[in-house]
RNA sequence: GGGAACGAACACGGGAGUCCCGGACGGGGCUGAGAGUGGGCGAGGCCGCCCAGACCGUAACCACCUGACCCGGGUCAUGCCGGCGGAGGAAGUGAGUUUCAUGCAGCG
Numbered sequence: 001g002g003g004a005a006c007g008a009a010c011a012c013g014g015g016a017g018u019c020c021c022g023g024a025c026g027g028g029g030c031u032g033a034g035a036g037u038g039g040g041c042g043a044g045g046c047c048g049c050c051c052a053g054a055c056c057g058u059a060a061c062c063a064c065c066u067g068a069c070c071c072g073g074g075u076c077a078u079g080c081c082g083g084c085g086g087a088g089g090a091a092g093u094g095a096g097u098u099u100c101a102u103g104c105a106g107c108g
Base pairs, nucleotide, nucleotide: 001102002100003099004098005097006096009093010092011058012057013056014055017030018029019028020027021026022025037052038051039050040049041048042047064089065088066087070083071082072081073080
């Protein structure tokens, strides 16, 4: 000097569905790591955007998106389960630690 594993720190990517109840904003059920917690702005009927938080992911057969108003099964209902799917796309640098093989140098 090389390979592998772990990996602090920082950076980056991402989703937030479905059903029920009530005087609409709260409560409860399901799946899940997470089912919109806090703040701000705008619109106005239940929404959009921004910042922060929790959680997951960062090279990719577990983040997530697309195909997809897809196909099969099941459910009160839903990406709920399976297929599609080793599909196409998708966000990284890395102190340090351990380990493997090998080279060079020094000493005996």
Source information: The RNA shown here (TPP riboswitch aptamer (THI element)) has 108 nucleotides and comes from Rhodococcus sp. Leaf258. The source organism's lineage runs through Bacteria, Bacillati, Actinomycetota, Actinomycetes and Rhodococcus. The sequence is in RNAcentral, with records from Rfam. The prediction has a mean pLDDT of 75.